[in-house]
Context: one part of a larger RNA
RNA sequence: GCCCGGGAGUUAUUGGUGGAUGCGAGGUUAAGGCGGUUCGUCCCGCCGGAGCCGAAGGGAAACCGAGUGCCAAAUGCGCGAUUUAGUAUCCAUCAAUAGACCCGAAUGCCAGUGAUCUACUUAUGGGCAGGAUGAACUGCGGGUGACACCGCAGGGAGGUCCGGUAGGGCAUAACGUUGAAAAGUUAUCCCGUGAUCUGUGAGUAGGAGUAAAAGGCUAAUCAAACUGGCGAAUAGCUGGUACUCCCCGAAAUAGCUUUAGGGCUAGCCUCGGGUAAUAGCGUGUGGGGGUAGAGCUACUGAAUGGGUUUUGGGGCCCACCAGGCUACCAUACCCAACCAAACUCCGAAUACCAUACGCCGUAUCCCGGGAGUCAGAGAGGUGGGGCUAAGCUUGCUUCUCGAGAGGGAAACAGCCCAGACCAACGGCUAAGGUCCCCAAGUCCGGACUAAGUGUAAAAGGAAGUGCGGGUGCAUAGACAGCUAGGAUGUUGGCUUAGAAGCAGCCACCAUUUAAAAAGUGCGUAAUAGCUUACUAGUCGAGCACCCACGCGCCGAAAAUGAUCGGGCCUCAAGUCCGGCGCCGACGCCUUGGAUGGCACAGUGUCUUCGGACGCAGUGCCGUGGUAGGGGAGCAUUCCAUGUCGAGGAUGAAGGAGGACCGAAAGGACCUCUGGACAGCAUGGAAGAGAUUAUCCGGGC
Numbered sequence: 001g002c003c004c005g006g007g008a009g010u011u012a013u014u015g016g017u018g019g020a021u022g023c024g025a026g027g028u029u030a031a032g033g034c035g036g037u038u039c040g041u042c043c044c045g046c047c048g049g050a051g052c053c054g055a056a057g058g059g060a061a062a063c064c065g066a067g068u069g070c071c072a073a074a075u076g077c078g079c080g081a082u083u084u085a086g087u088a089u090c091c092a093u094c095a096a097u098a099g100a101c102c103c104g105a106a107u108g109c110c111a112g113u114g115a116u117c118u119a120c121u122u123a124u125g126g127g128c129a130g131g132a133u134g135a136a137c138u139g140c141g142g143g144u145g146a147c148a149c150c151g152c153a154g155g156g157a158g159g160u161c162c163g164g165u166a167g168g169g170c171a172u173a174a175c176g177u178u179g180a181a182a183a184g185u186u187a188u189c190c191c192g193u194g195a196u197c198u199g200u201g202a203g204u205a206g207g208a209g210u211a212a213a214a215g216g217c218u219a220a221u222c223a224a225a226c227u228g229g230c231g232a233a234u235a236g237c238u239g240g241u242a243c244u245c246c247c248c249g250a251a252a253u254a255g256c257u258u259u260a261g262g263g264c265u266a267g268c269c270u271c272g273g274g275u276a277a278u279a280g281c282g283u284g285u286g287g288g289g290g291u292a293g294a295g296c297u298a299c300u301g302a303a304u305g306g307g308u309u310u311u312g313g314g315g316c317c318c319a320c321c322a323g324g325c326u327a328c329c330a331u332a333c334c335c336a337a338c339c340a341a342a343c344u345c346c347g348a349a350u351a352c353c354a355u356a357c358g359c360c361g362u363a364u365c366c367c368g369g370g371a372g373u374c375a376g377a378g379a380g381g382u383g384g385g386g387c388u389a390a391g392c393u394u395g396c397u398u399c400u401c402g403a404g405a406g407g408g409a410a411a412c413a414g415c416c417c418a419g420a421c422c423a424a425c426g427g428c429u430a431a432g433g434u435c436c437c438c439a440a441g442u443c444c445g446g447a448c449u450a451a452g453u454g455u456a457a458a459a460g461g462a463a464g465u466g467c468g469g470g471u472g473c474a475u476a477g478a479c480a481g482c483u484a485g486g487a488u489g490u491u492g493g494c495u496u497a498g499a500a501g502c503a504g505c506c507a508c509c510a511u512u513u514a515a516a517a518a519g520u521g522c523g524u525a526a527u528a529g530c531u532u533a534c535u536a537g538u539c540g541a542g543c544a545c546c547c548a549c550g551c552g553c554c555g556a557a558a559a560u561g562a563u564c565g566g567g568c569c570u571c572a573a574g575u576c577c578g579g580c581g582c583c584g585a586c587g588c589c590u591u592g593g594a595u596g597g598c599a600c601a602g603u604g605u606c607u608u609c610g611g612a613c614g615c616a617g618u619g620c621c622g623u624g625g626u627a628g629g630g631g632a633g634c635a636u637u638c639c640a641u642g643u644c645g646a647g648g649a650u651g652a653a654g655g656a657g658g659a660c661c662g663a664a665a666g667g668a669c670c671u672c673u674g675g676a677c678a679g680c681a682u683g684g685a686a687g688a689g690a691u692u693a694u695c696c697g698g699g700c
Stems, first nucleotide, its partner, number of pairs: 001700006011098013026053003032047005057064002067079004101240002104237001108230006119204009128194001130162003133158001137154006167191003171188005206222001208218003243633006253266005267373002269370006278363001280359008293346001294344002300340002304336004309332001311330003314326004376401010406417003421593004426589003432583003435567003441580001443579006454569001460554002464551003468547006481538005487511003492506003517532001521530002594623007602615005634689001636686008647677001654673005660667002
């Protein structure tokens, strides 16, 4: 891992609600007793009225009583009566208390068991090849006044040295990692007369021991051992929670919470009952509002330019007085333009409230039983925060997903279309498509694009191209090119070393002319030189500039190999405008069927004659669904009664196979196997249904 088996809302008590049954202004017995009895504390019957609930309430109470409390009092107010139904048992469901649906902690406490591992201690034993070094001290010799000191010899100290003795250790590496081994092997390495290693016996223990101290060790367990107990600790947490079909169907919000992944109440769902007035939608009418917008000489503020003035200040002139000037500051006024969530002289659309009519047909509301939900997500609109960032965050609003399948968007919960009862080898459409992959137009008319733009992007840039508009020049010859001229006073004046059109400053005249600047650029030290404006000739028809719009171009760099989904596509299979077809879904239609609700007429049973409960038929409307509420069934084991002694050795249950029946859970029948029990009907009771819990046991 697979298969088989096991595996989770139970039981008791007390209450709430609903249903069934009995009795009913009453209902009911409890303990216990007596009798029956298959003897048993089972069961049945009969006693037993203690007690409980109800029939009266009000008040804290005394107390009063259809009233009572408040009060001095109540014409008042509160709670009651005037409207009467309860009670006992059973069933269902929920709650409370118990382990209370099942499995799961780490913990805490109590009582014991452990030092055969290991730590330390204690008693008594044992082990340490060989070699090296050569302390004290001693002797002899030298030496000294005597010492000291020196040499030689002896000597044999040391947590001394080497060491593959034994023994102990484990620093490094590789291997080993379902190992040969729950800590090893090999190689290298360290200690090896000592704080040494080691045998045996003994001692110290759980908040305690022991510890050359690592929170180490205390039997493969240690920031508090192990065993048993409290104990099914507790778990607002995670996981799991078992047959079928039918009806309805949420929430991810508010308030409070040592509350935020938990709860309580409300909201939203469901079931039962009640009322018959509502709810919803549309249109008309009537309302209040201060948002969008707009406005501000209508306020409060913000804020730009100009103006003649007002007021105050500064500066200058002024001996003083008086006054004047002001490209300064502030202030008020006027003109023009402008801004605001916390500005408003104004002011919509929506929304909301009311009302009339219409549509709809209980959807609203009230009472009661049962819930679930309190992590929401994205999209459009409108705001706040943020960076007019985020698959960001936080309001309001609508939608979808959540709990929604189907078609489209290549793929893609939240986008577009559309809400799946079942069936059909019938039809029509939606979004979206119609060259091939791939169902349907290589459809029709007009235009644009040349960039494969289409098939990603900005500021900005450009004689891309199409279309529209404007201004000016032009056969009295424009524009571009070519030929020629482009002069004189004069080197204008100033400045300057120089300044001659061309460093700079000022001025910018006049003459000859077809035309020619007191000079457009290059150039020189300054001149010179080249060139332009301007003019004529040549040429012969459009030229120059500007504005707006459509489509394109550049701007354009990313990490594994590219690409619009791909192939491919150019009067398109791209883009824009117009048109006609077709395809396309679980949508709609057609045909048949199932089921829920309602209505109608029919029929059966019961009836207190009001009706109640069923059955088949027709019509209309419905039948996506998570949490969850409600309803109807199937199957398993056992019990009672019946079949009944009339299933079964002429073969039960169980097992295997098969083309049958039922909407499903499921149920028959036949054959084989098997070898002794079993089915059916009606009721009853539950150890009553498993692909999932890293579930438990077994097998493979």